[in-house]
């Protein structure tokens, strides 16, 4: 600079740590628990992906549509409505592509979380 749209949310995974629970180890004890370490404790629980999954929404493109009434009911017919634009509603396709540090942050703590589709590379 270009490019019609290239989005958010929520479940979940891949990963993370160690504030709470829980378990271990010392130690103390009124034997009811306390204290202090341990995440190189599998666990409950938490945290969690631009470039893993999934669901609902948003937004693009196209496409049919929208009021009465009667009947022989899914269609017919009358009447009414100018079109467009705007609105609603459906249907259908689309939302692509994507190598990534070192360093800081945050939270108890760390992480593929945030800075970051970043620096930097092809």
């Nucleotide at each position: 600079u270009u490019u019609c749209a290239g989005u958010g949310u929520c479940c979940c995974u891949a990963g993370g740590g160690u504030u709470c629970c829980g378990g271990c180890a010392u130690c103390g004890u009124u034997c009811g628990c306390g204290a202090u370490g341990c995440g190189u404790c599998u666990g409950g629980g938490c945290c969690g992906a631009g470039a893993g999954g999934g669901a609902c929404a948003g937004c693009c493109c196209g496409g049919c549509g929208g009021g009465g009434a009667a009947c022989c009911u899914c269609g017919u017919u009358c009447c009414a409505c100018c079109a467009c634009a705007u609105u609603c509603g459906c249907c259908g396709g689309g939302u692509c592509c994507a190598c990534g540090g070192c360093g800081g942050g945050a939270u108890a703590a760390a992480a593929g979380c945030c800075c970051g589709g970043g620096a930097g590379g092809c």
Notes: This is a predicted structure of a 122-nucleotide RNA (Guanidine-I riboswitch aptamer) from Ancylobacter sonchi. The model forms 100% of the base pairs in the Rfam consensus. Rfam family: Guanidine-I riboswitch aptamer. Rfam describes the family as follows. This family represents a conserved RNA structure found upstream of the ykkC and yxkD genes in Bacillus subtilis and related genes in other bacteria. The coordinates come from a structure-prediction model, not an experiment, and the mean pLDDT is 81.